[in-house]
Transfer RNA from a Clostridia bacterium, 76 nucleotides, folded computationally. It matches the Rfam family "tRNA". Rfam links the family to the GO term triplet codon-amino acid adaptor activity. The prediction has a mean pLDDT of 81. The RNAcentral record of the sequence draws on ENA.
RNA sequence: GCUAACGUGGCGCAGCCGGUAGCGCACGCGCUUGGUAAGCGCGAGGUCGGCAGUUCAAGUCUGCUCGUUAGCUCCA
Numbered sequence: 001g002c003u004a005a006c007g008u009g010g011c012g013c014a015g016c017c018g019g020u021a022g023c024g025c026a027c028g029c030g031c032u033u034g035g036u037a038a039g040c041g042c043g044a045g046g047u048c049g050g051c052a053g054u055u056c057a058a059g060u061c062u063g064c065u066c067g068u069u070a071g072c073u074c075c076a
Base pairs, nucleotide, nucleotide: 001072002071003070004069005068006067007066010025011024012023013022019056027043028042029041030040031039049065050064051063052062053061
């Protein structure tokens, strides 16, 4: 330098053929216990790496860009 995959709550991940974002863990509150843990119930928390474009509508499609990982290549 070239190519590909990935980037979604604190962490790990899902999200179909575009229709408005969910699961587990963690966290908060409650129930239970003599008390903790476990278990059960409830709750808060993300605008989907960034900027544009297409569309009635974009996490999803397109372009550019940033980052991570992997592969290939050139020079020394």